[in-house]
Context: one part of a larger RNA
RNA sequence: UGACGGGGGCCCGCACAAGCGGUGGAGCAUGUGGUUCAAUUCGACGCAACGCGAAGAACCUUACCUGGGCUCGAAAUGCUAGUCAACGAUCGUGGAAACACGGUUACUCCGCAAGGGGGUCUAGUCGAGGUGCUGCAUGGCUGUCGUCAGCUCGUGUCGUGAGAUGUUGGGUUAAGUCCCGCAACGAGCGCAACCCUUGUCCUGUGUUGCCAUGCCGAAAGGCGGAACUCGCAGGAGACCGCCAGCGAUAAGCUGGAGGAAGGUGGGGAUGACGUCAAGUCCUCAUGGCCUUUAUGUCCAGGGCUACACACGUGCUACAAUGGCCGGUACAAUGCGCCGCUAAGUCGCAAGACGGAGCCAAUCGCAAAAAACCGGUCUCAGUUCGGAUUGCAGGCUGCAACUCGCCUGCAUGAAGCUGGAAUCGCUAGUAAUGGCAGAUCAGAACGCUGCCGUGAUACGUUCCCGGGCAUUGACA
Numbered sequence: 001u002g003a004c005g006g007g008g009g010c011c012c013g014c015a016c017a018a019g020c021g022g023u024g025g026a027g028c029a030u031g032u033g034g035u036u037c038a039a040u041u042c043g044a045c046g047c048a049a050c051g052c053g054a055a056g057a058a059c060c061u062u063a064c065c066u067g068g069g070c071u072c073g074a075a076a077u078g079c080u081a082g083u084c085a086a087c088g089a090u091c092g093u094g095g096a097a098a099c100a101c102g103g104u105u106a107c108u109c110c111g112c113a114a115g116g117g118g119g120u121c122u123a124g125u126c127g128a129g130g131u132g133c134u135g136c137a138u139g140g141c142u143g144u145c146g147u148c149a150g151c152u153c154g155u156g157u158c159g160u161g162a163g164a165u166g167u168u169g170g171g172u173u174a175a176g177u178c179c180c181g182c183a184a185c186g187a188g189c190g191c192a193a194c195c196c197u198u199g200u201c202c203u204g205u206g207u208u209g210c211c212a213u214g215c216c217g218a219a220a221g222g223c224g225g226a227a228c229u230c231g232c233a234g235g236a237g238a239c240c241g242c243c244a245g246c247g248a249u250a251a252g253c254u255g256g257a258g259g260a261a262g263g264u265g266g267g268g269a270u271g272a273c274g275u276c277a278a279g280u281c282c283u284c285a286u287g288g289c290c291u292u293u294a295u296g297u298c299c300a301g302g303g304c305u306a307c308a309c310a311c312g313u314g315c316u317a318c319a320a321u322g323g324c325c326g327g328u329a330c331a332a333u334g335c336g337c338c339g340c341u342a343a344g345u346c347g348c349a350a351g352a353c354g355g356a357g358c359c360a361a362u363c364g365c366a367a368a369a370a371a372c373c374g375g376u377c378u379c380a381g382u383u384c385g386g387a388u389u390g391c392a393g394g395c396u397g398c399a400a401c402u403c404g405c406c407u408g409c410a411u412g413a414a415g416c417u418g419g420a421a422u423c424g425c426u427a428g429u430a431a432u433g434g435c436a437g438a439u440c441a442g443a444a445c446g447c448u449g450c451c452g453u454g455a456u457a458c459g460u461u462c463c464c465g466g467g468c469a470u471u472g473a474c475a
Stems, first nucleotide, its partner, number of pairs: 001475002004472002007470001009468005015460002019425005026316008034307002042053002064302007078125005088105007107119001109116002129291002132289003138285002140280003143276001145274001150189006156165003169180003195268004200236007210225002214223003239262001242256005318418001322377006334365003339358002344353003384415001389410007431453007
């Protein structure tokens, strides 16, 4: 000096406690292990792998397997030589395709021309290719401790030196935040602020948005209006600024006023020095090694979707705060031309026909759902629950057998609240209800957003993680 301690001290965090809702039991979805397989491509493994890379595996993707082809190659650039009026184009045969063979016809563009340029074929060369290995050779990017409050430097001083001091102490803070003291005085990276968004008001501006008053109209709406809502710009506003108390008269803390908002107002972005030889050579880049008629490349089919089992993450339930039927009401974020698709018609429905409008504050997706009102069921494995299976259909797409999604009829399994254990959460949060988007031909119970309804909490003894100074043994 450091890390460590089932040492003591101070402090913090949904860390515990107080609660609410789950997981662990069931069925299914999804990922992983294992097993199987010709192959079930590869990576990721405590927190920090396991709805992770993958914002979407029928073919493609695709890296794997089987079989069949090609060998200057599927793709780039330069050079040399040659072949011809075809090697291009087109037709045919074989074939599952890639590809191979044969027949027919016969180069093209620019330029008045001389001439110049390009494409197609063959051979060769310089050289290509590799999702092959090494993330323990690397760059870049990322996770994590942790948005924790820390990590350092210059000069000076002290010490033989490693080092110390500053950064410790007394208070205070979300904070090495600030104040005071002090052999230290200053400074840097972090903290905070500056950025975005949300909450109030003002000004300006009113179309596709708005409609208080007036007129027309049954209504939709129009004329009109610039008030309100809202959109877009620009400002104001919050600073412990004011008052009282506490405190060292300080920093600040507690309470109050005013205020839309009060002590960082809420949320986001922002991640110090470093740690884990953490992750990634399958994004990309790259050293070295390996491969070159194959570990490259093309094609067809299969596989990544297997299934005695085990685990993680979710969805749906076990019901009456409910199920079913009818009626009625209220959103926000978004997206749309290879698109969104209205009205209307057909169909029990998925959907089909139809084609108005819209490059969208104008038209469309679009029905919000829970909620509320009325009716029914009356505690049952049920009018709960919907797995599984049969039949009949729809849609996308060359193509739904392996292996898609959806609809109707029938079927109606387990499941009556879940052992030990374990997870999330403090406010518009948890819980619960629906909506949109990316990817995308099609294919979410995942992900990313949005709004509706809307709870419970005395404290720091203990468990876990972290910060500061101190102490003990250790290096």

Small-subunit ribosomal RNA, 3' major domain from an uncultured Acidobacteriota bacterium, 475 nucleotides, folded computationally. The full RNA is in RNAcentral, with records from ENA and SILVA. Model confidence (mean pLDDT): 81 of 100.